RNA sequence: CUCUUAUUCAGAGUGACGGAGAGUAAAGGCUCUAUGAAGUCACGGCAACCCCCUUUGCGGAAGGUGCCAACCUGAGCGAGUAAUCGAACAAUAAGAG
Numbered sequence: 001c002u003c004u005u006a007u008u009c010a011g012a013g014u015g016a017c018g019g020a021g022a023g024u025a026a027a028g029g030c031u032c033u034a035u036g037a038a039g040u041c042a043c044g045g046c047a048a049c050c051c052c053c054u055u056u057g058c059g060g061a062a063g064g065u066g067c068c069a070a071c072c073u074g075a076g077c078g079a080g081u082a083a084u085c086g087a088a089c090a091a092u093a094a095g096a097g
Stems, first nucleotide, its partner, number of pairs: 001097008013043005021032003027073003044068003048065003051060002053057001077086003
């Protein structure tokens, strides 16, 4: 990188460096941001998947990944009279190549 499967509910931040953006399906609203954005590092934390187990659970957090502001609207594609559903796109994990 490609394919398959599952999930996209919930949860959890401080410091240092940095110096203007960020909230990842287009777009818009709205929000956050010089009382310091993105990013990097340190420490801490969460518990989604793998994992662990003399309580199989509203459990654990040693290990592998991942994650740690909160939201709304919503174009386009397929089905449907419509409501709506699905696919696609994106993210994460496990497995395979």
Molecule: SAM riboswitch aptamer (S box leader)
Organism: Anaerocolumna xylanovorans